[in-house]
RNA sequence: AGAGUUUGAUCCUGGCUCAGGACGAACGCUGGCGGCGUGCUUAACACAUGCAAGUCGAACGGGGUUGAGAGAUAGCUUGCUAUUUCAAGACCUAGUGGCAAACGGGUGAGUAACGCGUAGGCAACCUGCCCUUCAGAUGGGGACAACAUUCCGAAAGGGAUGCUAAUACCGAAUGACGUUAAUUAGUCGCAUGACUGAUUAACCAAAGGCCGGGCAACCGGUCACUGAAGGAUGGGCCUGCGUCUGAUUAGCUAGUUGGUAAGGUAACGGCUUACCAAGGCGACGAUCAGUAGCCGGUCUGAGAGGAUGAACGGCCACAUUGGGACUGAGACACGGCCCAAACUCCUACGGGAGACAGCAGUUAGGAAUAUUCGUCAAUGGGGGAAACCCUGAACGAGCAAUGCCGCGUGAACGAUGAAGGCCCUAUGGGUUGUAAAGUUCUGUUGCGAAGGACGAACGGUUAGGAUAGGAAAUGAUCCUAAUAUGACGGUACCUUUCAAGAAAGCUCCGGCUAACUACGUGCCAGCAGCCGCGGUAAUACGUAGGGAGCGAGCGUUAUCCGGAUUUAUUGGGUGUAAAGGGUGCGUAGGCGGCUUCUUAAGUCUGUAGUCUAAGCCCGGAGCUUAACUCCGGUUCGCUACAGAAACUGAUUAGCUUGAGUAUGGUAGAGGCAAGUGGAAUUUCUAGUGUAGCGGUUAAAUGCGUAGAUAUUAGAAAGAACACCAGUGGCGAAGGCGACUUGCUGGGCCAUCACUGACGCUGAGGCACGAAAGCGUGGGGAGCAAAUAGGAUUAGAUACCCUAGUAGUCCACGCCGUAAACGAUGAAUACUAAGUGUCGGAGUUAUUCGGUGCUGAAGUUAACACAUUAAGUAUUCCACCUGAGUAGUACGGUCGCAAGGCUGAAACUCAAAGGAAUUGACGGGCACCCGCACAAGCGGUGGAGCAUGCUGUUUAAUUCGACAAUACGCGAAGAACCUUACCCAGACUUGACAUCCUCGGCAAAGCUAUAGAAAUAUAGUAGAGGUUAUCCAAGUGACAGAUGGUGCAUGGUUGUCGUCAGCUCGUGUCGUGAGAUGUUUGGUUAAGUCCAACAACGAGCGCAACCCUCGUCAUUAGUUGCUAACAGUAAGACCGAGAACUCUAAAGAUACUGCCAGUGUAAGCCGGAGGAAGAUGGGGAUGACGUCAAAUCAUCAUGCCCCUUACGUCUAGGGCUACAGGCGUGCUACAAUGGCCGAUACAACGAGUCGCAACACAGUGAUGUGAAGCAAAUCUCUUAAAGUCGGUCCCAGUCCAGGAUUGGAGUCUGCAACUCGACUCCAUGAAGUGGGAAUCGCUAGUAAUCCCAAAUCAGAAUGUCGGGGUGAAUACGUUCCCGGGUGUUGUACACACCGCCCGUCAAGCCAUGGGAGUCGAUAAUACCCGAAGUCGGUAGCCUAACCAGAUUAAGGGAGGGGGACGCCGAAGGUAGGACAGGUGACUGGGCUAAAGUCGUAACAAGGUAUCCCUACCAGAACGUGGGGAUA
Repeated sequence: AGAGUUUGAUCCUGGCUCAGGACGAACGCUGGCGGCGUGCUUAACACAUGCAAGUCGAACGGGGUUGAGAGAUAGCUUGCUAUUUCAAGACCUAGUGGCAAACGGGUGAGUAACGCGUAGGCAACCUGCCCUUCAGAUGGGGACAACAUUCCGAAAGGGAUGCUAAUACCGAAUGACGUUAAUUAGUCGCAUGACUGAUUAACCAAAGGCCGGGCAACCGGUCACUGAAGGAUGGGCCUGCGUCUGAUUAGCUAGUUGGUAAGGUAACGGCUUACCAAGGCGACGAUCAGUAGCCGGUCUGAGAGGAUGAACGGCCACAUUGGGACUGAGACACGGCCCAAACUCCUACGGGAGACAGCAGUUAGGAAUAUUCGUCAAUGGGGGAAACCCUGAACGAGCAAUGCCGCGUGAACGAUGAAGGCCCUAUGGGUUGUAAAGUUCUGUUGCGAAGGACGAACGGUUAGGAUAGGAAAUGAUCCUAAUAUGACGGUACCUUUCAAGAAAGCUCCGGCUAACUACGUGCCAGCAGCCGCGGUAAUACGUAGGGAGCGAGCGUUAUCCGGAUUUAUUGGGUGUAAAGGGUGCGUAGGCGGCUUCUUAAGUCUGUAGUCUAAGCCCGGAGCUUAACUCCGGUUCGCUACAGAAACUGAUUAGCUUGAGUAUGGUAGAGGCAAGUGGAAUUUCUAGUGUAGCGGUUAAAUGCGUAGAUAUUAGAAAGAACACCAGUGGCGAAGGCGACUUGCUGGGCCAUCACUGACGCUGAGGCACGAAAGCGUGGGGAGCAAAUAGGAUUAGAUACCCUAGUAGUCCACGCCGUAAACGAUGAAUACUAAGUGUCGGAGUUAUUCGGUGCUGAAGUUAACACAUUAAGUAUUCCACCUGAGUAGUACGGUCGCAAGGCUGAAACUCAAAGGAAUUGACGGGCACCCGCACAAGCGGUGGAGCAUGCUGUUUAAUUCGACAAUACGCGAAGAACCUUACCCAGACUUGACAUCCUCGGCAAAGCUAUAGAAAUAUAGUAGAGGUUAUCCAAGUGACAGAUGGUGCAUGGUUGUCGUCAGCUCGUGUCGUGAGAUGUUUGGUUAAGUCCAACAACGAGCGCAACCCUCGUCAUUAGUUGCUAACAGUAAGACCGAGAACUCUAAAGAUACUGCCAGUGUAAGCCGGAGGAAGAUGGGGAUGACGUCAAAUCAUCAUGCCCCUUACGUCUAGGGCUACAGGCGUGCUACAAUGGCCGAUACAACGAGUCGCAACACAGUGAUGUGAAGCAAAUCUCUUAAAGUCGGUCCCAGUCCAGGAUUGGAGUCUGCAACUCGACUCCAUGAAGUGGGAAUCGCUAGUAAUCCCAAAUCAGAAUGUCGGGGUGAAUACGUUCCCGGGUGUUGUACACACCGCCCGUCAAGCCAUGGGAGUCGAUAAUACCCGAAGUCGGUAGCCUAACCAGAUUAAGGGAGGGGGACGCCGAAGGUAGGACAGGUGACUGGGCUAAAGUCGUAACAAGGUAUCCCUACCAGAACGUGGGGAUA
């Protein structure tokens, strides 16, 4: 620091995901040690048991235990025992009393608050214990516990009577420097006021204990006590600033805001009460709702920030829930009290007890969180004079890899590269791997043994001493010595013995992301963070080997920050990606021109205070290191004071350039109202006139003989204003178009007189706002939703046609939306030019204002924008944050309604989107070509037959090929064979190959027997071999397979297409995909050539080179030829010839070369010559690629599968079946013909397993005999159409009709039944020119006529070649098909056989409405009203004080109780509010497989699309009105 993912590829926008760090964690697998931390995040759920707050006897009375000592009595061994009395002292302690219990410890429910943080204030306050100072402590009184007796009760507890002490309680005295009140002086403060004094009056204290000295009185010490002042500490209150989300919460508030008075409090205060006023808070977010303890800090981040608030520290709140006070310095009190409620427990049913959010522990909940441990040794706290006691605070130990840190599981050498495993294998090897074994060494940790801490020193006691004061002693402070104290713990640590011995796992290996192979599986099982893997060769699943990473851990899951500049202050955007409000006016607010004075709020500088400790950071130190701990240091922020004055703010005085005013001109569909006009449509009246009109692609509905349409004249009515008219004008936008008049708004130019910043923007607000629509009343010619009819169509709720109502028009009032668009908010300033146009001014140079185009810099993802910015800057407003759900639901608000504005979520997806690129496609455009159409000729489709395919059938009808590019195709030839199929019979190392072992004279052949044959048995015979290479047998490795996969492949082939295309290097352009070149203008059969050009060159194709035909010459002259010559009766028969034909070798010829025209050129057109003329005809030759095209059955081949069979052999059957359908052909339907007779002219080829003349026989197929020829010699071999003559006379025929059937034959062949061809006789079917549709052909072509060959024993109507005869037509490129090039649109890229929309049906999911219903929450009103404070109050009770009295009663003050009053928790009732759960039914949404109906959108998507609105329709949708161009 980035990466993956939208696309065929690209750039951008934008979301999703990953790599990092963290954690009070949990889960899975695994687990050696130590140190330091941490450990109920859930049920503030419920709790058994034990402990967590006591202490003081030096405050007090009593009680208990013990008892120095003393006395008495008894026994007697006269100093012992027993009993008993007094009793110093020591120890213990229930009660009274004091202090503590308000700390410490826990938890985070509540709380959005002065709760917390920070900075201040209190002139409005309190403060026990502690410290300092001053003063004091006099003298009395009456009780109550304990205790005793008694009573009640199950218990908890309680009552009555009687006794008693105090540092308990209560008077009195004294008393100011205290408090209060009054009078008064001074000083200070921003102020209310405060402080320091003076005078007077009133009021208010106390307690002793212990110790020392002394005979005592008394004196002293110490700890307590009282009053006062001050301090310290701790608290209380007030204030500025900061502190979550929601406006689909906008208004809230009656003690509310303020005042006066009183009360209350430690203290200010509506804190409370009475009265008075009507305020107070709120868009700078009140109120309400939801959520939440706050902070230091912690995690993350470069930072700014974001998230968080466990442990440690500070503050707050709470203690089952709710309320309340008491005591006290302090509480409205976790281990106190009272009341209410729920719950649990005990009970004798009357009544009682309880509160772990203290430490352990239990149950429950949960993914999940520990021991019912030790000690007060240390630190700290409470009490005490102290010793001490208490302390689940604390210190320690235990459990848990829960985290951080450290250590180890060994180290060195060691190759035969061991064995074993595994994979690949080319079978050689490679890998695990120096790893192991082995040798040498070490000893951390571990086991055992020996030693053994620091933490402990205060304090106490004893002894001695010092200092200050004192009469001395005690005491206070200090020193020295001795003495005692450790839970952890026999732990850390140290020494030593032993032996490599006891100690490694987890995750991952497709990309991101380091690391690869095999087997298994076969869209199954499964994986997955995202993209995505898996459908038979999975580096992605599972396993194994190997590898990578981390390591006592490793992965996963949850959560947070980061990456994410993806809420953007740092640091984003809004023309088209999400996003500019429809437009203006304007309030608050924000921002604001030039110059000066002052100020100091912002700003800047300095100083000071604060910022607890811990943490972070820097520097050091201590534990062996580290984690950890300790020491020192630094910082933000806030506050105070001082200073500076440039900028901003405030104040002051000015200025004119911003803004406005004035004067003079000027253009205009600017607005409103009234009036006027002509053209046209329609209707009405009248005339002329006659059969149609109208409408459409074509029609029909409709109108018309009752006279239409047409035409002439007249009249009526409504609406709209042709031409002018223009990216012309005006207006803020919507919008505005005949003419005239009136009223009226704004702009521009010129002048530079006036005002003097008066400005810009603008949340809310107000106004305007197309069309449609709504209300009321008019109007209604044309047009026209709805509707009706006619067409079209599979349907046609549409497009087209004929009609036609709302509406369109007017007036008044609503609505408030549009693609309300420049998809571009307003304002200001600056930043090259060029060129139109409108309005002004001008000295005609120019200049000001508007409106367009081109274009520089710059900007932009690109397209594009570019002085009319989307550039460079500033100010203000509005809006955006993935797509869908959805502009939907709910709520609110506006509206008569339709609806508008505001505006979510659950859930689903990994994309959705913008611009541009290359293709492909278009019922887009342009150009060009082709038997593509057209023009022609002949066919197919109809018949019969042949042949192939499908389908069906079958034991089998083997397999493959399926639009073009399968179907007379593989097959150049299925009776057996072929043959792959079926049935039957056989064989199993095999019919065929190699290797091994063993044996051999025999194997093949022939004969015989059995059999359908294979085969078996017997006989005969004797090639090759004998080195055993030959044969047989055996064994297993293997053979074998026309078994599967052409979607694993090679090779071969078809097709687009013999179409003219397909690419590369360098350069240039572009962010890039890509473009350029290859485009453009010509030309060509051609990317053929030429010209131009940011291109210049090159390659594969085109052409040429090759073959053949056509012309000529040369060479050669047999088997071919014969012009001249010679012979012959005749035949080229023999001579002879080498001219001709021909044969076959090497050549020549043709190049737009020449001429005329035209053109820059390439070239084109015409002509001459020439056998041939513009590639002369034909062939071979097939670019990059496309179709997962065809072929595993030509062959080869990976993998899979079979192995007494899916292999091999044999016989028979089948591939030849036959209702129907399709393709390709043959023969015909006849007279341009058939039949009969006569007669002429070829070429390519083939031939010894052959072609066969000729002769004879047969009607014939053919047979018999047989010459010649391995072939320019012989044979196949008579070519046929043609020509000549005759006949038929238009019929199912005398058919160039020959199917079918009967009979008889020929040939081939082991064999002709299934199932061959041919011949003869007889038979003589359909068919009389073929519907829709469709094929071939442009010249020696079509058509027509024969011939030959391959395959082959035989078997062509097929195929392939050959020659004979030999046409017609092409105006032309509008249309059909295919192709090429350019361009355009695209939502396609599997590329139109594409993509894609909606209803309906069924499944799943979440959600809205819903008669209701359920339990909550917070308020309000009323009822009831506990405890308790407060208030006053007849009865009842009452020690201290008073008076009285004289040991009395009764009274007073005061207190208690009771009842009353105010307030008041829980509870009850009521109507609403609010959020949630649930709900028959119902609405839409999302998703999912291959359902149904259509085809709305993307191309002109076949009616251009879309927006607003209205109506209508199964559904996409259609139509009307207005608008946009995307």